Predicted 3D model of an 87-nucleotide RNA (c-di-GMP-I-GGC riboswitch aptamer) from Domibacillus aminovorans. NCBI's taxonomy places the organism under Bacteria, Bacillati, Bacilli, Bacillaceae, Domibacillus.
RNA sequence: AAUGAAAAAGGCAAACUUAUCGAAAGGUAAGGACGCAAAGCUAUGGGUCUAAUGUUCUGAUGAAUUAUGACAGCCAGGUUGCCAAAU
Numbered sequence: 001a002a003u004g005a006a007a008a009a010g011g012c013a014a015a016c017u018u019a020u021c022g023a024a025a026g027g028u029a030a031g032g033a034c035g036c037a038a039a040g041c042u043a044u045g046g047g048u049c050u051a052a053u054g055u056u057c058u059g060a061u062g063a064a065u066u067a068u069g070a071c072a073g074c075c076a077g078g079u080u081g082c083c084a085a086a087u
Base pairs, nucleotide, nucleotide: 002087003084004083011036012035016031017030018029019028020027021026034073040079041078042077044076045075046074047071048070049069052068054065055064056063057062
């Protein structure tokens, strides 16, 4: 350094519930644990979600669509980091 068995010190926290912010996706806080060795950070590439605004279509209701939106617990990349057996 690769790697991830066991253990220790610890860490994070899915679904769901409540409060709150948001048009929504979703965020934040508290409770709660399905899981996680990067489930720390970062929207760079791909992917997924949303459609307020804009644009297009429609007689209208409404529909479609580019993110200026969101997701790091979808896959890569970048970056920082705890512990440790065998090899």